[in-house]
Annotation
Predicted 3D model of a 1441-nucleotide RNA (small-subunit ribosomal RNA) from an uncultured prokaryote. It matches the Rfam family "Bacterial small subunit ribosomal RNA". Rfam links the family to the GO terms ribosome and structural constituent of ribosome.

RNA sequence: AGAGUUUGAUCCUGGCUCAGGAUGAACGCUGGCGGCGUGUUUAAGGCAUGCAAGUCGAAUGCGAGCUUGCUCGCAUGGCAAACGGGAGAGUAACACAUUGAUAACUUACCCUGAAGACGAGAAUAACCCUGCGAAAGCGGGAAUAAUACUCGAUAGUAUCAACCUAACAUAUGUUUAGUUGAUUAAAGCUCCGACGCUUCAGGAGAGGUCUAUGGUCUAUCAGCUUGUUGGUAAGGUAAUGGCUUACCAAGGCUACGACGGAUAGCGGGUGUGAGAGCAUGACCCGUCUCACUGGGACUGAGACACUGCCCAGACUCCUACGGGAGGCUGCAGUCGAGAAUCUUCCUCAAUGGCCGAAAGGCUGAAGGAGCGACGCCGCGUGAUCGAUGAAGCAUUUCGAUGUGUAAAGAUCUUUUAUUAGGGACGAAUCAAUGACGGUACCUAAUGAAUAAGGGGCUGCUAACCUCGUGCCAGCAGCAGCGGUAAUACGAGGGCCCCAAGCGUUAUCCGGAUUUAUUGGGCGUAAAGAGUCCGUAGGCUGUCUAUUACAUCUUUUGUUAAAUCAUCCGGCUCAACCGGGUGGCCGCGAGAGAUAUGGGUAGACUAGAGACAGGAAGAGGCAAGUGGAAUUGCUGGUGUAGGGGUUAAAUCCGUUAAUAUCAGCAGGAACACCGAAUGCGUAGGCAACUUGCUAGGACUGUUCUGACGCUAAAGGACGAAAGCGUGGGUAGCGAAUGGGAUUAGAUACCCCAGUAGUCCACGCCGUAAACGAUGAAUGCUAAGCAUUGGGAGUAUCGACCCUUUCAGUGCUGUUAACUUAAGGUAACCCGUUAAGCAUUCCGCCUGGGGAGUACGAGCGCAAGCUUAAAACUCAAAGGAAUAGACGGGGACCCGCACAAGCGGUGGAGCAUGUGGUUUAAUUCGACGAUAAGCGAAGAACCUCACCAAGGUUUGACAUUAGGCUGCACGCCCUGGAAACAGGGAAUCCUUCGAGGGUGCCUAACAGAUGCUGCAUGGUUGCCGUCAGCUCGUGUCGUGAGAUGUACCGUUUAGUCGGGAAACGAGCGCAACCCUGAUCCUAUGUUUUAUAUGUCAUGGGAGACUGCCCGCUUUAAGUGGGAGGAAGGUGGGAUGACGUCAAAUCAGCAUGGUUCUUACACCUUGGGCUACACACGUGCUACAAUGGGAGGUACAAAGGGAUGCCAAAUCGCGAGAUGGAGCUAACCCCUAAAAACCUUUCUCAGUUCGGAUCGAAGUCUGCAAUUCGACUUCGUGAAGUUGGAAUCGCUAGUAAUCGUGGAUCAGCAACGCCACGGUGAAUACGUUCUCGGGUCUUGUACUCACCGCCCGUCAAGUCAAGGGAGUCGGCAGUACCCAAAGCCUCUAUUUAUAGGGUCUAAGGUAAGGCUGGUAACAAGGACUAAGUCGUAACAAGGUAACC
Repeated sequence: AGAGUUUGAUCCUGGCUCAGGAUGAACGCUGGCGGCGUGUUUAAGGCAUGCAAGUCGAAUGCGAGCUUGCUCGCAUGGCAAACGGGAGAGUAACACAUUGAUAACUUACCCUGAAGACGAGAAUAACCCUGCGAAAGCGGGAAUAAUACUCGAUAGUAUCAACCUAACAUAUGUUUAGUUGAUUAAAGCUCCGACGCUUCAGGAGAGGUCUAUGGUCUAUCAGCUUGUUGGUAAGGUAAUGGCUUACCAAGGCUACGACGGAUAGCGGGUGUGAGAGCAUGACCCGUCUCACUGGGACUGAGACACUGCCCAGACUCCUACGGGAGGCUGCAGUCGAGAAUCUUCCUCAAUGGCCGAAAGGCUGAAGGAGCGACGCCGCGUGAUCGAUGAAGCAUUUCGAUGUGUAAAGAUCUUUUAUUAGGGACGAAUCAAUGACGGUACCUAAUGAAUAAGGGGCUGCUAACCUCGUGCCAGCAGCAGCGGUAAUACGAGGGCCCCAAGCGUUAUCCGGAUUUAUUGGGCGUAAAGAGUCCGUAGGCUGUCUAUUACAUCUUUUGUUAAAUCAUCCGGCUCAACCGGGUGGCCGCGAGAGAUAUGGGUAGACUAGAGACAGGAAGAGGCAAGUGGAAUUGCUGGUGUAGGGGUUAAAUCCGUUAAUAUCAGCAGGAACACCGAAUGCGUAGGCAACUUGCUAGGACUGUUCUGACGCUAAAGGACGAAAGCGUGGGUAGCGAAUGGGAUUAGAUACCCCAGUAGUCCACGCCGUAAACGAUGAAUGCUAAGCAUUGGGAGUAUCGACCCUUUCAGUGCUGUUAACUUAAGGUAACCCGUUAAGCAUUCCGCCUGGGGAGUACGAGCGCAAGCUUAAAACUCAAAGGAAUAGACGGGGACCCGCACAAGCGGUGGAGCAUGUGGUUUAAUUCGACGAUAAGCGAAGAACCUCACCAAGGUUUGACAUUAGGCUGCACGCCCUGGAAACAGGGAAUCCUUCGAGGGUGCCUAACAGAUGCUGCAUGGUUGCCGUCAGCUCGUGUCGUGAGAUGUACCGUUUAGUCGGGAAACGAGCGCAACCCUGAUCCUAUGUUUUAUAUGUCAUGGGAGACUGCCCGCUUUAAGUGGGAGGAAGGUGGGAUGACGUCAAAUCAGCAUGGUUCUUACACCUUGGGCUACACACGUGCUACAAUGGGAGGUACAAAGGGAUGCCAAAUCGCGAGAUGGAGCUAACCCCUAAAAACCUUUCUCAGUUCGGAUCGAAGUCUGCAAUUCGACUUCGUGAAGUUGGAAUCGCUAGUAAUCGUGGAUCAGCAACGCCACGGUGAAUACGUUCUCGGGUCUUGUACUCACCGCCCGUCAAGUCAAGGGAGUCGGCAGUACCCAAAGCCUCUAUUUAUAGGGUCUAAGGUAAGGCUGGUAACAAGGACUAAGUCGUAACAAGGUAACC
């Protein structure tokens, strides 16, 4: 000191969270010792038991005991019990703190000083006798003492009253001195030392009272108060005082917050923080208050009294039921409550307190010990060597690596522990006296011996691997992790941090400049009130004098101690403790300064205001007037439509509409001018005229002389809509009706149409009331337009022009004309600031809940103003960036459309797919980018599927060990085969035993099992589209931009121009193959021959090279020449990337699963099924044709278990045959369409050939499921194909045949290649699809197959309302009234009776506040519910207020 988290990325705003410190803590795991501290924060809840306040015989009486002068007991008397100790309920107050005052007061014990203490008397308790009662206790009779009580005397510096003098002080006065009068004292005891007693004065310490200042929240508490405020008199008190009473007056407090409500003891201090602050008030110290709850007084120096009294109440206990007793918020302890807090301990030895002359007594104050890791501090759990780098464990690439010098082992030490011995200080005071305590400490012995855990390891945040699990179990402070390779869950190993502790939870401060005084903001992120006026308040021009209030300097008093800082010292150190010093803010007093602010007095004119002058204006109010248009009515002309829409319909119209002409009526609004215009505080204001009225600007510099600025509270104005009363109503037009649209359409569109819109009066008081920008003042570059005035020039005068002053406005938008500095997160603002400054006001502090609830005020209502919380989320948001997208825009391209040609979709068949079926119909591929695809060939095999039968180290590979000297093959039997059983025979050799082979065992083999979402490789599509990037530089806070945009051009990011870019790379093009022309070399075959054709090499040729035009003198483009060919012939070649695209079944491969089976072998079946749907093809429907006959012309391929000639046979498939050919030689091999002749004559045909029957051929172990072909016969559908849809731009489409791969054969009509014949059309880019570039909007980025809203349905939660109901608090009125003070009366002087006041209680109506509640309403949250699609793009009706 910061960090994480909003986004695809960025900057900002802004919240949430974390790292630090602390605690009277609690909880979890763990736990060796000591010292010093600390320990019911909750129920001020209830308490058993014991103790916590007594003492004095040197005040007195009596009794008892004996040790005969002592002790004990009871009682009178004195002092103490008002201290010490506890707690924080109440209290927002002179309670506390600080500073003053007391001239308004008191003070027992103590100290000092002065004076005194003389005489007399009446009682009473204990004791004794006796009565009542369960007890507590109470009563009667008799006796007695005192330092108890009473009376008299004496007395002043005491008290009271009066008078007088002076000094002092002052708000009232007090003091000193003097005079007179009145009143009040005492106690003894004695050991002779003393201790006491009375009065007065002083002191010390202790208290009472008063004043000023200070410190919580709330205005959703705005008015409070009747002893209230003051006075007079009296009472009362130690003392002032409405403290109390009577009378008089009507005051007093309050926005600087009264009154009310909530909460709370206050301070020294404590925690944190750099500080300012914020939070807090345990322990210790000071102070206040309380003592079961409430009231009251007595005694006393002191109390309205914690362990005293009286009364009332609640509670508990005793009881003989008549009546009594009690108060742990003292120390221990107990119950209860709670997350939670100790021993019914020892001692008065020390320090204090009370009593006493003292000895001494008492003291749960105190000193100590005990319990609790509750905190702080200290110590220890060993040290040094020790590599085979042991074992184990973990990991592993199988080589090893880590744990790790760690252990073991060796040597050493003994803090601690245990045992034994010694043994304190604290004791002061001559002696005696120690609870702690045989403690601390010292010495010796034994022996590494008795002693380590907790949390964490994805980032923040130090520390990583393996296994298990598989959105499960779980983790989590925030972000987040987990859906089969989890460093985030659980475990193991390793590592990190701290350590007798470590973590978690709770709370406080910090970080948080996130309430901002130090130290923030308000155009768009939260935030400027709709506007103006103006009260209080705040702030305020120039000069002079004065004052000294603020302010400043200095001196001084105080600011308790402890705490804090620092220095020194004592416990072995430290914590802890002692001593010295210092400081703090603050308050009081004295002296001084006078710049600034304030006060007082005087002056000035630059601010402000007044006056005069001419000018501008949709400024306001009222009255009057006008024309155009719409609509309605009347009349004329005129006839069938009109209106409306994308298209229609509802609607109007033959009772005459619409159209047109004329007239009349009525209401509302004012075209052109008109604009970047003007005016107004804002809302707002527009025909013209008149009247009334307000404000501003300019000029003059005449007057006043700071009169000013801002502005809570308050007041006024305030669009539209809405409300009330009464009018008015042409047009428009919520609601509503109808017509359309639609899946629906309570909408958008259309036809109608009520309220309203208009007027008058009165309310309402809000708007995206916006410049989303408060008002005022000063300062800081320019430019342009316009208004008014002045001057110049000119003129007869004006206009025009130039210049200047002041003001207003603009620098925006199709379009000329905005940029410095500065600011800003950026956008942008920029003299009309969002710049630089000052003053004042208003407002903001995460999103939602919510501008909502409750309360209050206003309103007729609608509603407005003010304005929360619970709960919930980790974001919400601003600006800008790159993409993607748009039913946004611009430009361009493509057989994309259009123009054409031919098809598909209809039929039959072939083939593939889906579906269905099946024992199985193996698997994969699914829009484009699956479907004649993998498969360039399923009868067996293939084969992965099914049924059945068999095998288990295996059909196949490697290694090791063991056995055998044997395999394999042959024969027989069974069997569908595999296989099983039986039989005969039996290997090579260099003889070392090796090799081969078989069997057994163990490692292992094997899998077309799974995961293409773990992968490699390969492939498809966008797309042969023209794009995709980099280096350096520059711009930007940054993401990024520029380059690559623009103007031309191109098939092309192709090239050129220009430009903050300059270059480069992958793509494009070219290089490669092939075709077309020529030359040349070679020459197997062919031919009779050959310069030819052809084949194989090499080369030439084409480059916009030449000419003309256009273009920017460019790139290029149009035309032409020459040429075989002219501006891309075809192929191969596929950028960065996209689709988690396809493939684990071609291959390879991680992981995972199976292992007498998911492996292997065999036979048979299946992949060929068939109501159906789809894709791709073939053949057709015929005359541009079919049949018959004849006759021509190719290219490219293939051929040795192969191609197969001639010839012969067969109608034919084919057979026989065997020549030739390792192939330019032989064969496949006939090319077919075409052409010629002829026939058919428009029909289901001489078209078409499906289907079926019969007979055959060939391949092959095998043709049934399930092959192809031939012949004869049969002769189906089909007569050009709905919606829709496909291909093709030239040697192309169309059409005709030929060959090849695979292959025994073939389901091939498929695929790949070859040649023959050989067209039509393209105006063009509006539309469809796809793509590219630029731009624009965006709430999308998983990127529109996006995002997202509301109702309804389900669950959960919190809060509000609520008929009511149950409490609590503070009062008011009245009734009753204990004890008690005061007072009155009576008498026996101690009682009785009465009065005022009053606690508790009762009655009544209200106030405030809390709990609970049927029910209804809203809100929040919750992987996959329903209905729609409101918003984001022009979101498909722009959105919003």